[in-house]
Context: one part of a larger RNA
Molecule: large-subunit ribosomal RNA, domain I
Organism: Advenella alkanexedens
């Protein structure tokens, strides 16, 4: 030095586990904000940090309700000081307080800071008000006589800002595909902007149909990858009709009249936000421990599930089932109220009214499955421009006949879409290089001027019983002792593979 065997170190694979994720289903909720939000800064404990909570009344204050013996959140124990059956801590509802920044709104500003004015008061100070726009009212008031513009004051539970997706509208790509590329495609997608709601949008035929008829809209299945469109390439791609889900129809301008609904108040009821009751088991051996084994029982409208020293229907929490609210929210119902103001639309009578720079046309575009085509239909930048129910639109160029409907005003629930969020349940989903980036104090540490990028990191044991005391050592570390079922479970802690590094023995050289 090699090989073999044995035994260690290092390392953290594997197995097992799960606090965390992922994907669904059902129900709820679908908003918050000048009564100052979302999000932050700084404070706040007997406390040095972080976190959670809270706000100078600061891990909290008050009331009501629940609950019933311990409590002063977590990392995280210990100590001190306290509280508590005169009911604490804790849970729910309502209220009070709620620094500073932030739409941020008195002015400014390099966010969490600086500097004001006015009024009032108990005056080294405290409290309140003072942004802009909109709407209403009032005052004032030019050129310019009336006026108007403008200026000023004042009132408003008016607006603003935030929020995951869904929705409507506006603006609107490119990569890509066409095996190149220009029409075309991708795609009216992405992105950006504006606006709204719990849904939005659409919506009661100037619709379809076909000589039979249907009867608003929306969504799903079929019709159908059909008819068509298309450098007739790549590709794009209907409708009638049928079957379902769900169904609901109305109004306006003017006057008069009576007096419904919403709203508001009260009551009842259901539901949500704390909770309450809730059946039935013992023994023996093994073992550190029994829930496993053996023996003998019991309950079940409860043998879902989790925990307990190994695998528990009967030990604990629960589960089936039954019950419960002072307070607040939501739904439903009933009664009352005022009289047009916050309402989809109420009724009666009389009167009026049927929507003009519109329909249509020319030119240029866009939307329709339809690329200008034989191109109807819809929208309109521009130029034009009717009729008036004895009328007008449509039926895919156009004309006639026939059929059908009534534009140029408006409202409208449900079926439909989505999930930042709450609760319950589920999974031939993951199990720590997986599953969220994040099981752990993670959008953290760290990187970047910045936009932005972005980790690693889980497991002692049933219980800390976390090793008193002694020895070596400066310590680290170790050897005894002790705990424990186990310490090769000793905190770098379950299991502990391999690479890699030793030690011992044997053999070989």
């Nucleotide at each position: 030095u090699g090989c073999a065997c044995a035994u260690g170190g290092u390392g953290g694979a594997u197995g097992c586990c799960u606090u965390g994720g992922c994907g669904a289903u059902c129900a709820c909720a679908g908003g918050c904000g000048a009564u100052g939000a979302a999000g932050g800064a700084c404070g706040u404990a007997a406390u040095a940090g972080c976190u959670u909570g809270c706000g100078a009344u600061a891990a909290g204050c008050u009331g009501c309700g629940g609950g019933g013996a311990g409590c002063u959140g977590g990392c995280a124990a210990a100590u001190a000081a306290g509280c508590u059956u005169u009911g604490a801590u804790c849970c729910g509802c309502a209220g009070a307080u709620u620094u500073c920044c932030g739409a941020a709104u008195g002015g400014g500003g390099a966010a969490a800071c600086c500097c004001a004015c006015u009024g009032c008061c108990u005056c080294u100070g405290g409290c309140a008000g003072u942004a802009u726009c909109c709407u209403g009212u009032c005052c004032u008031g030019a050129a310019u006589a009336c006026a108007u513009a403008g200026g000023g004051a004042u009132a408003g539970u008016g607006a603003a800002g935030c929020g995951a997706a869904c929705c409507g509208a506006g603006u609107g790509a490119a990569c890509u595909g066409a095996a190149a590329c220009a029409u075309c495609u991708a795609a009216g997608u992405a992105a950006c902007u504006c606006g709204a709601g719990g849904a939005a949008a659409a919506g009661a035929a100037a619709u379809c149909a076909a000589c039979c008829g249907a009867g608003a809209u929306u969504c799903c299945g079929a019709a159908a990858g059909u008819a068509g469109c298309g450098g007739c390439g790549a590709g794009c791609g209907a409708a009638a009709u049928c079957g379902g889900a769900g169904c609901a129809g109305c109004c306006u301008g003017g006057a008069c009249g009576a007096g419904a609904u919403a709203g508001c108040g009260c009551a009842a009821u259901g539901u949500a936000u704390a909770g309450u009751c809730g059946a039935a088991c013992g023994g023996a051996a093994u073992g550190g421990a029994a829930a496993g084994u053996c023996c003998g029982g019991c309950c079940g409208c409860a043998g879902c599930a989790g925990g307990u020293g190994a695998u528990a229907g009967c030990c604990c929490u629960g589960u089936a089932g039954a019950c419960g609210a002072a307070a607040u929210g939501c739904g439903u119902u009933g009664c009352g109220u005022g009289g047009u103001a916050c309402u989809a639309a109420g009724c009666g009578u009389c009167g009026a009214a049927c929507a003009a720079g519109u329909a249509g046309g020319g030119c240029g575009g866009g939307a329709c499955a339809c690329g200008u085509g034989a191109a109807a239909u819809c929208c309109u930048g521009u130029c034009u421009g009717a009729a008036c129910a004895u009328g007008g639109g449509g039926g895919g160029a156009c004309c006639a006949u026939c059929c059908u409907c009534c534009a140029a005003g408006g409202c409208u629930a449900a079926a439909u879409a989505c999930u930042c969020g709450u609760g319950a349940u589920c999974g031939a989903c993951c199990g720590a290089u997986a599953g969220u980036g994040a099981a752990c104090c993670a959008g953290u540490a760290c990187c970047g001027u910045g936009a932005g990028g972005g980790a690693a990191a889980g497991g002692c044991g049933a219980a800390a019983a976390g090793a008193a005391c002694c020895c070596c050592g400066g310590a680290a570390g170790g050897g005894g002792a002790g705990u424990g079922a186990a310490a090769u479970a000793g905190a770098u802690c379950c299991u502990g593979a391999a690479a890699c590094c030793g030690u011992g023995u044997g053999c070989a050289u």